Model confidence (mean pLDDT): 77 of 100. The RNA shown here (Glycine riboswitch aptamer) has 94 nucleotides and comes from Amycolatopsis acidicola. It matches the Rfam family "Glycine riboswitch aptamer". Rfam links the family to the GO term glycine biosynthetic process.
[in-house]
RNA sequence: UGAGCCGGAGCGGGAGAGUCCCCGUCGCAGCACGGGGCGCCGAAGGAGCAAUUUCCCCGCCAAUCUCUCAGGUACCAGUUACCGCUCGGGCCAG
Numbered sequence: 001u002g003a004g005c006c007g008g009a010g011c012g013g014g015a016g017a018g019u020c021c022c023c024g025u026c027g028c029a030g031c032a033c034g035g036g037g038c039g040c041c042g043a044a045g046g047a048g049c050a051a052u053u054u055c056c057c058c059g060c061c062a063a064u065c066u067c068u069c070a071g072g073u074a075c076c077a078g079u080u081a082c083c084g085c086u087c088g089g090g091c092c093a094g
Base pairs, nucleotide, nucleotide: 001093002092004091005090006089008087009086010085011084012083013082018038020037021036022035023034024033025032039073040072041071045069046067047066048065053059
């Protein structure tokens, strides 16, 4: 100095799926809070597998695929994947 790799912070964009039933608390009520049940979603996280690689086996090996453990399921919000911009840190290279 930065083509690259790793993860961090800020801003912007960015889905999906019952605010269904029951109980309790506050309470006039409830759209609030907590618990339980069933259904549903996949784009926090997590887990699983292919080709490939290997003489063969084991192993290695990805996802926006699969599973739904977790998370989520009105509005709001969201360390939501992913994309863009900015900032600085580490590795690596010149």